[in-house]
Context: one part of a larger RNA
């Protein structure tokens, strides 16, 4: 010096990014216990006395007396209780050791759960609830696997079934847009893809005359095989026709107007598929900006309300509240304390010195 412990005057978060870390709290028994709430909870809320040992009451139980039978008397058990303006000691009686810190306001997630073994436990994941698609099935559903297969799983199941997606308890809700892009209805309407009926045209297959060519010919060059051209028709495709968003997604400008200014119920004109409803709003979403006010402080880029065209909020890519609940996150409050002011002694290991 270091690790691990013990204790401290006064003060008590002033310390730090941040009460980190340590103090502090802690049992039983009685009182008492707010909001707000899904009426269950919240509650061990909070807050607040007692506690040894003696001794006293009282309950319980057995037995004599009594009594029609309770009661009521008396003597006596006792494990574990109950009373008590009584007494005894002591700094201190859940006398040690084990053994909840607690309130309040926001955010986010309803809850118990789940998870990056070995940096990240959450506000991610699930989740129960909600809705939407799809599934009729022994000629073996959809879907998933598998050689485009048989088979399996699904399922020894049957539409309250299985299988996918989204959002995420409960309450109060869930606007408007089908133009794009996705699924889908429906049409013996059009357009074509592959493929292709008929049809032509060129090589190619046996020799010969001719000029080596054209063309001719063997009662004969056809059947095949390769090529090109054209090309009727041809689908679940495309086009048409409607629908479908809790499907993928979107959801404006400009100018103007009221008797002080001001603001704009209103008007005017473009454009669009249709112009953002109800909420909420400087939020985990706000650049300008440490946005104005208001409390909280001696003082506050904090942290709570409130205003709020929000650069760039918004409605199951859920939106807005919510009682419980959390090793979440931020903020105050008392309590507590060596975090600190400011450090200081002491154990005990180890290290250093010396031998």
């Nucleotide at each position: 010096c270091a690790a691990u412990c013990a204790u401290a005057a006064a003060g008590g978060a002033a310390c730090u990014c941040g009460g980190c870390a340590a103090a502090a709290u802690a049992a039983c028994u009685c009182c008492g216990u707010a909001a707000c709430u899904u009426a269950g909870g919240g509650a061990u809320a909070a807050g607040g006395a007692g506690u040894a040992c003696c001794g006293u009451u009282c309950a319980u139980c057995u037995u004599a007396a009594u009594u029609a039978a309770u009661a009521u008397c008396a003597a006596g058990a006792a494990a574990a209780g109950u009373u008590u303006a009584g007494g005894u000691a002591g700094c201190a009686u859940a006398a040690a050791a084990u053994c909840g810190a607690g309130u309040u306001g926001u955010a986010c997630g309803a809850c118990u759960g789940u998870u990056u073994a070995a940096u990240u436990a959450a506000a991610a994941c699930a989740a129960a609830g909600c809705a939407c698609u799809u599934u009729g099935c022994a000629u073996a559903a959809a879907g998933a696997u598998g050689a485009c297969a048989a088979g399996u799983c699904u399922a020894a199941g049957u539409a309250u079934u299985a299988a996918g997606u989204g959002u995420g308890a409960u309450c109060u809700c869930u606007g408007c847009c089908c133009a794009a892009u996705a699924u889908u209805u429906g049409u013996a309407g059009g357009a074509u893809a592959a493929c292709g009926a008929a049809u032509a045209a060129g090589c190619u297959c046996a020799g010969u005359g001719g000029a080596u060519a054209a063309c001719a010919c063997a009662a004969g060059a056809u059947u095949g095989g390769c090529u090109u051209a054209a090309g009727a028709g041809g689908a679940a495709u495309c086009u048409c026709u409607g629908a479908u968003u809790a499907a993928u997604g979107g959801c404006g400008g400009c100018c103007u107007u009221a008797u002080c200014u001001a603001u704009a119920a209103g008007g005017g004109u473009c454009c669009u598929a249709a112009g953002g409803u109800a909420g909420c709003g400087g939020a985990a979403c706000a650049c300008c900006c440490u946005g104005g006010c208001c409390g909280u402080u001696a003082a506050a880029u904090g942290c709570g309300g409130u205003c709020u065209u929000g650069c760039a909020u918004g409605a199951a890519u859920g939106a807005u509240u919510u009682a419980a609940c959390g090793a979440u996150a931020c903020a105050a409050c008392a309590g507590c304390u060596g975090u600190c002011u400011c450090u200081a002694u002491g154990a005990u290991u180890g290290g250093c010195u010396c031998a």
Record summary:
This is a predicted structure of a 355-nucleotide part of an RNA (large-subunit ribosomal RNA, domain IV) from Morchella brunnea. Its Rfam family is "Bacterial large subunit ribosomal RNA". The RNAcentral record of the full RNA draws on ENA. NCBI's taxonomy places the organism under Eukaryota, saccharomyceta, Pezizomycetes, Morchella, Morchella sect. Distantes.